[in-house]
Context: one part of a larger RNA
RNA sequence: AUCUAGGUAAGGGAACUCGGCAAAUUGGUUUCGUGGCUUCGGUAUAAGAAAUCCCUGCGUUUGUGUAAUCAUUUAUGCAAAUACAGGGCUCAGUGACCAAGGAGGCCCGACUGUUUAACAAAAACGUAACCUCUCGCUAGUCCGCGAGGAUGUGUAUGGGAGGUGACGUCCGCCCAGUGGCAAGAUCUAAAACUUCAGUUCAAUGGAGCUAAGGAUUGGUAAACGGCGGGAAUAACUAUAAUUCUCUUAAGGUAGCGAAAUACCUUGUCGUUUUAUUGACGACGUGCAUGAGUGGCGUAACGAGGUCUCCACUGUCCCUACCUAGAG
Numbered sequence: 001a002u003c004u005a006g007g008u009a010a011g012g013g014a015a016c017u018c019g020g021c022a023a024a025u026u027g028g029u030u031u032c033g034u035g036g037c038u039u040c041g042g043u044a045u046a047a048g049a050a051a052u053c054c055c056u057g058c059g060u061u062u063g064u065g066u067a068a069u070c071a072u073u074u075a076u077g078c079a080a081a082u083a084c085a086g087g088g089c090u091c092a093g094u095g096a097c098c099a100a101g102g103a104g105g106c107c108c109g110a111c112u113g114u115u116u117a118a119c120a121a122a123a124a125c126g127u128a129a130c131c132u133c134u135c136g137c138u139a140g141u142c143c144g145c146g147a148g149g150a151u152g153u154g155u156a157u158g159g160g161a162g163g164u165g166a167c168g169u170c171c172g173c174c175c176a177g178u179g180g181c182a183a184g185a186u187c188u189a190a191a192a193c194u195u196c197a198g199u200u201c202a203a204u205g206g207a208g209c210u211a212a213g214g215a216u217u218g219g220u221a222a223a224c225g226g227c228g229g230g231a232a233u234a235a236c237u238a239u240a241a242u243u244c245u246c247u248u249a250a251g252g253u254a255g256c257g258a259a260a261u262a263c264c265u266u267g268u269c270g271u272u273u274u275a276u277u278g279a280c281g282a283c284g285u286g287c288a289u290g291a292g293u294g295g296c297g298u299a300a301c302g303a304g305g306u307c308u309c310c311a312c313u314g315u316c317c318c319u320a321c322c323u324a325g326a327g
Base pairs, nucleotide, nucleotide: 002326003325004324005323006322007321008320009319011317012316015315020312028052029051030050031049032048036043037042039166053088054087055086056085057084059082060081061080062079063078064077065076066075067074068073089093101310102309103308104307105306106305107304108302109301113125114124129164130163131162132161133160134159135158140151141150142149143148167297168296169295170294172227173226174225177224178223179220181218182217183216186215187214188213193208194207195206196205197204228246229245230244231243232242255289256286267283268282269281270280271279272278
């Protein structure tokens, strides 16, 4: 020199950078004040202001002691809390330490909680709540070769399995395929069994009977899942409420939508900027959204993601110096 850990910087103030990362700002207490939203509980210490030390004066409240009047007061002492006024000093009075930066839009997840011990704390898991299936107890599910054990000192307001995931508002169409459920008129059909043939025994063969399963029929999507194409048409143009046609089990409804989903794409328009592949608000032929594989909203919450503003700053313009250590 450089590095590590601290500290300070005129003027500017995010120009740095993927990104305000890091640092700075804020900070206690008292008083005032507090928009919008809201599940009316909150958000909220919202935001934003002022005060804060020492001395003196004068009140107020409470506790307690003494005295007087007297039966509820008065005077006074001490202690604690506190209002107001005047004065004093400093650049600065929570003088050090301690001690929130704030606001707004959007996405995701309701929330507190849990997690990859030692690169991930999250939008993942869980959750209350909602839904479906299953089991009447000598049950069902699970563990064990078994005896036996758990659920269970339980009994459907219970146990087990699965899905969604507070709340609000809703949850459309399809049972053709796959699955699971039910029915029992009919069909299929093995061994065993019955019977017949096999000169006797037997091998073997024929016929009959028949469980589950399958066929058949019905129903089931908060089961697994799925939810079209081509033409023509309105007194400018454009578009198509309308019509025709092929086709399917049904042809995507309500919503939302260039989205954590949009290829083309930096879509188009508006707002934000001097300037924006960003953000927000719209639009919608959505390559390839969509309704418990939940759809759409949502106060509160979040070491979640993203954009903006105020304050603040050595992040930067642009570096410099100081302290300690390494070297």

Source information:
Large-subunit ribosomal RNA, domain IV from a groundwater metagenome, 327 nucleotides, folded computationally. Its mean pLDDT, the model's own confidence on a scale to 100, is 85.